[in-house]
Molecule: transfer RNA
Organism: Candidatus Spechtbacterales bacterium
């Protein structure tokens, strides 16, 4: 140059084109001499960006950044 995965909460990560979750962790309450654990709730997102398709996009499409890998 070209070619393949990827980018989704603070961190690892899911999500048939139909209401963005879950474990971890943060908070707050309970449990108790206290902490830890262990229960209960709770907060936290413009799905990397910029068009497209579509009634409806995290998902399909095209382009642009960033990371990883592999040919030359």
């Nucleotide at each position: 140059u070209c070619c393949c995965c990827g980018g989704u909460a603070g961190c690892u990560c899911a999500a048939u084109g139909g209401u963005a979750g879950a474990g971890c962790g943060g908070c707050u309450c309970g449990c108790u001499g206290u902490u830890a654990a262990c229960g209960a709730g709770u907060a936290g997102g413009c799905u990397a960006c910029u068009g497209g398709u579509u009634c409806g996009a995290g998902u399909c499409c095209a382009g642009u950044c960033c990371g990883g890998g592999g040919a030359g």